[in-house]
């Protein structure tokens, strides 16, 4: 320098043939307990890496950039 893959909640990951995003763990509150844990119920938390484009509408399609992994030189 080039090819491929990835980037979504604090962490690990879903959601795909475009219709306004969820789970587990974690966090907060309540119940239960003498207390803690466990369990049950509820809640907060996301400009979907960044910038543009296409579209009535983009996490999803297209282009560019950045970062990470991997392969080639």
């Nucleotide at each position: 320098g080039g090819g491929c893959u990835g980037u979504u909640a604090g962490c690990u990951c879903a959601u795909c043939u475009g219709g306004u995003a969820g789970a587990g763990c974690g966090c907060c509150g309540c119940g239960u307990u003498u207390g803690c844990a466990a369990c049950g119920c509820g809640g907060a938390g996301g400009u979907g890496a960044c910038c543009g484009g296409u579209u009535c509408g983009a996490u999803c399609c297209c282009g560019g950039u950045a970062c990470a992994g991997u392969c080639c030189a």